[in-house]
Context: one part of a larger RNA
RNA sequence: GCCAACGACUUAGUUCUGUGUGGCAUGGCUAAGGCAGAGACCUAGCCGGAGCCGGAGCGAAAGCGAGUCCGAAUAGGGCGCUUGUCGCACAGACUAGACCCGAAACCGGGUGAGCUAUACUUGAGCAGGAUGAAGUUCGCCGAAAGGCGGAUGGAGGUCCGAACCGGUGGAUGUCGCAAGAUCCUCGGAUGACUUGAGUAUAGGAGUGAAAAGCUAACCGAACCCGGAGAUAGCUGGUUCUCCUCGAAAUGCCUUUAGGGGCAGCGUCGUGGGGCACGGUGGGGGGUAGAGCUACGGUUUGGAUGCGGGGGCCUCUAUAGGCCUACCAAAUCCUGACAAACUCCGAAUACCCACCUUUAAAGCCCACGGCAGUGAGACGGUGACAGCGAACUGCCAUCGUCAAUAGGGAAAUAGCCCAGAUCAUUGGCCAAGGUCCCCAAAUUACCGCUCAGUGGAAAAGGAAGUGCAGGUGCUUAGACAACCAGGAGGUUUGCUUAGAAGCAGCCAUCCUUUAAAGAUAGCGUAACAGCUCACUGGUCGAUGCACUUGUGCGCCGAAAAUGUAUCGGGGCAAAGCGGUAUACCGCAGCCGUGAAUUCGGUCCGGAUUCGUCCGGACCCAGUGGUAGAGGAGCGUUCCGUUCAGCUGUGAAGCGAGAUCUGCGAGGACUCGUGGAGCGUACGGAAGUGAAAAUGUUGGC
Numbered sequence: 001g002c003c004a005a006c007g008a009c010u011u012a013g014u015u016c017u018g019u020g021u022g023g024c025a026u027g028g029c030u031a032a033g034g035c036a037g038a039g040a041c042c043u044a045g046c047c048g049g050a051g052c053c054g055g056a057g058c059g060a061a062a063g064c065g066a067g068u069c070c071g072a073a074u075a076g077g078g079c080g081c082u083u084g085u086c087g088c089a090c091a092g093a094c095u096a097g098a099c100c101c102g103a104a105a106c107c108g109g110g111u112g113a114g115c116u117a118u119a120c121u122u123g124a125g126c127a128g129g130a131u132g133a134a135g136u137u138c139g140c141c142g143a144a145a146g147g148c149g150g151a152u153g154g155a156g157g158u159c160c161g162a163a164c165c166g167g168u169g170g171a172u173g174u175c176g177c178a179a180g181a182u183c184c185u186c187g188g189a190u191g192a193c194u195u196g197a198g199u200a201u202a203g204g205a206g207u208g209a210a211a212a213g214c215u216a217a218c219c220g221a222a223c224c225c226g227g228a229g230a231u232a233g234c235u236g237g238u239u240c241u242c243c244u245c246g247a248a249a250u251g252c253c254u255u256u257a258g259g260g261g262c263a264g265c266g267u268c269g270u271g272g273g274g275c276a277c278g279g280u281g282g283g284g285g286g287u288a289g290a291g292c293u294a295c296g297g298u299u300u301g302g303a304u305g306c307g308g309g310g311g312c313c314u315c316u317a318u319a320g321g322c323c324u325a326c327c328a329a330a331u332c333c334u335g336a337c338a339a340a341c342u343c344c345g346a347a348u349a350c351c352c353a354c355c356u357u358u359a360a361a362g363c364c365c366a367c368g369g370c371a372g373u374g375a376g377a378c379g380g381u382g383a384c385a386g387c388g389a390a391c392u393g394c395c396a397u398c399g400u401c402a403a404u405a406g407g408g409a410a411a412u413a414g415c416c417c418a419g420a421u422c423a424u425u426g427g428c429c430a431a432g433g434u435c436c437c438c439a440a441a442u443u444a445c446c447g448c449u450c451a452g453u454g455g456a457a458a459a460g461g462a463a464g465u466g467c468a469g470g471u472g473c474u475u476a477g478a479c480a481a482c483c484a485g486g487a488g489g490u491u492u493g494c495u496u497a498g499a500a501g502c503a504g505c506c507a508u509c510c511u512u513u514a515a516a517g518a519u520a521g522c523g524u525a526a527c528a529g530c531u532c533a534c535u536g537g538u539c540g541a542u543g544c545a546c547u548u549g550u551g552c553g554c555c556g557a558a559a560a561u562g563u564a565u566c567g568g569g570g571c572a573a574a575g576c577g578g579u580a581u582a583c584c585g586c587a588g589c590c591g592u593g594a595a596u597u598c599g600g601u602c603c604g605g606a607u608u609c610g611u612c613c614g615g616a617c618c619c620a621g622u623g624g625u626a627g628a629g630g631a632g633c634g635u636u637c638c639g640u641u642c643a644g645c646u647g648u649g650a651a652g653c654g655a656g657a658u659c660u661g662c663g664a665g666g667a668c669u670c671g672u673g674g675a676g677c678g679u680a681c682g683g684a685a686g687u688g689a690a691a692a693u694g695u696u697g698g699c
Stems, first nucleotide, its partner, number of pairs: 001699006011096003015093010027053003033047003038043001057064002067079004099237002102234001106227006117201009126191001128160003131156001135152007164188003169184004203219001205215003240632006250263005264373002266370008278355006289344001290342002297337003301333004307327002309324006376401007384393002406417003421594004426590003432584003435569003441581001443580006454571001460555002464552010481538005487511003493505002517532001520531003595622003599618008633688001635685006642678001644677002652672005658667003
């Protein structure tokens, strides 16, 4: 991993709530216990009224009473103004392990020091070699204290190094030889050494030259059994079928935030209502916008200049007069800003009334039973936060997904189209498409684009090209090009070493002219020199120059496995804009048949007259997670039933393109098997497995 078996909403309670059903209601019911003997395990039956619920409430109470309490109140308000009770079944609650499995832990009582830590008692072990302390002795020196030398001596947590103890570095090993080893290497090796035997100390305790080490192969609190099915707001799992409806991811509160309580939203029941969309009429509003000499606030420029600052004068000085390239109130003109401004002010939205319609066939309200949800996601729109960043965070509103399949977007929960009861090799359309992959136009007409733009991108750049304009020049000759001129006063003046059109400053005139700047650029040390403006000529244009708006293109444009920014092929249309016709295209719509649910009409039967059951036709529906409701299938056992089936072959097992039911399933036939099994109606449950790193077994 596969197969088989086992495997999860149970049971109890003189408890509570509700629904269904039944008994009684001249209220209902017995509990413990007892009696009797049909039956022989003890149950059916009969006693037993102790007690419980109901029959009146209100008030703290005295108390009053269909009322009562507060109150002065005959006012007002609060709570009230009579039908139950006992079974059975089901749903839910509560208490119990309470749907099942799952902790780490906590506590109690014990078992452990044959591992290991430390200690005690008593034993044992340490080849060999080296060094040579004190002391002693001899000699010499010294007055002495003592010193020096030789010999002797044999100290030491001394040295080298086996046994022994250890475990430094490396390699091998890593289902090993081994749940810590082997090989090489290395530390200690007379000591705080090593070791045998015996003994002692233990679980919040021991022991510890201290690492929270060790206490029998995982110790920040051992192991075994018990409390014990601890608890688990957490994770996982939770087993047959069909039908109807169908959510939420929000608000408030929460030692609350991945959990809950109440409300909201779902479903079922009972009772009631006639509500949608649209139209008409009537409402309130202060958003978008706009506005601000309409308030308060902010603000551009100007005019006037209260007042202030500074200066001058008078020299009555605390005053007076005058001036101002300063500041500046207020007023006027002018131009603006706003979530916390408003003289104004929509569209929508919201509220009320009336009207229309086989819209009401699951719409609304109230009460009651049962829930789930309380992590939401993206998209459009309006705000906030952020960077007008984010597949970002947070509100409002609508949609989709969640819980929705189908078609389109190459692929793609949240986008576009569209909501799948079932069948159908019939038809029409939506989004989107119609050259091939690939169903349908190589469809028609008018334009645009030349960039493979289409088939990624900005600021910015550009005589790309189409369209619509504006201004000016132009056969009295425009624009471009070519030929020629471009002068004189004058080197203007100043400055300067110089300054001559051309460093800089001032001025920027006059004259001759067809025209020519006291010079637009280059150039020189300064001149010179070359151009320009300007003028004449040549040339001969439906032209030229400048400019505005707009369509489609161009550049800007560099990335990592391989073209790789059309899905591909490929396309100058099979690209883009416009017009038109046809076709394709979904589980949409229509046709035909079938099933089922709600509603309506009719028929038959039953009826406690409330209604219920069955059938036909018509209308409308039938996606669905959590979840609510309804109807069924099957398994084991029990009761009744069938003069049931069965060796002329039960159950079980295998096979069947057989029959039957929407389905869970049920029949039938053949084979196998060899002894039990079923129908109908009821009852009771150890009642349905694919999942739980499920359990056990097999392979």
The part of an RNA shown here (large-subunit ribosomal RNA, domain II) has 699 nucleotides and comes from a Candidatus Peribacteraceae bacterium. Rfam family: Bacterial large subunit ribosomal RNA. The organism belongs to Candidatus Peribacteraceae, within Bacteria. Model confidence (mean pLDDT): 84 of 100.